[in-house]
RNA sequence: GCCCGAGUACCUCAGUCGGCAGAGGGUUCGACUCGUAAUCGAAACGUCGCGGGUUCGAUUCCCGCCUCGGGCU
Numbered sequence: 001g002c003c004c005g006a007g008u009a010c011c012u013c014a015g016u017c018g019g020c021a022g023a024g025g026g027u028u029c030g031a032c033u034c035g036u037a038a039u040c041g042a043a044a045c046g047u048c049g050c051g052g053g054u055u056c057g058a059u060u061c062c063c064g065c066c067u068c069g070g071g072c073u
Stems, first nucleotide, its partner, number of pairs: 001072007010025004019056001027043005049065005
């Protein structure tokens, strides 16, 4: 330098015919308990890596860039 994959909540990851962004864990609060853990309920969580383009509308499609992983030379 070229090719492929990945980037979404604090963490691990889902999310396809483009139309409200989700799960589990964790955190906070509450219930239960003599108390704690466990269990149950509720809540807060996000510039969907960045910048453009297409579109009425983009996490999703197109282009460029950045970071990480792998491969080729």
Transfer RNA from an Actinomycetota bacterium, 73 nucleotides, folded computationally. Rfam family: tRNA. The sequence is in RNAcentral, with records from ENA. Taxonomically the source falls in Actinomycetota (Bacteria, Bacillati).